The RNA shown here (c-di-GMP-I riboswitch aptamer) has 101 nucleotides and comes from Pseudidiomarina mangrovi.
[in-house]
RNA sequence: UGCUUUAAAAGGCAAAACCGUCGUGAGGCGGUGACGCAAACCCUCCGGUCCAACGUCAUGGCAACAUAUGCUUAUGUACAUUGGAUAGCGGGGCUGCAGGC
Numbered sequence: 001u002g003c004u005u006u007a008a009a010a011g012g013c014a015a016a017a018c019c020g021u022c023g024u025g026a027g028g029c030g031g032u033g034a035c036g037c038a039a040a041c042c043c044u045c046c047g048g049u050c051c052a053a054c055g056u057c058a059u060g061g062c063a064a065c066a067u068a069u070g071c072u073u074a075u076g077u078a079c080a081u082u083g084g085a086u087a088g089c090g091g092g093g094c095u096g097c098a099g100g101c
Stems, first nucleotide, its partner, number of pairs: 002101004012037002017032006035088001042093002045091003048086006055079002057076003060072004
């Protein structure tokens, strides 16, 4: 320098939970803490999931003798759009450590 990731890890990161704090929320950040991690460094380009707003649809409610229709604070294993969250959901990009050849 190139290829590669079976074992190991000096050093590194830190899930859940709890506390503080920011956010409507998904979640973020800091502390404690370690479930794990060889990129659990960094980047939303693609897919997934989640959140919010708005709209549609369906259901419900109200008006009406009833239908059509209108209204609606409600509900949703539904859908669209917009914006966001997740890099420890996967893919991709980028840089790097260690080992092997």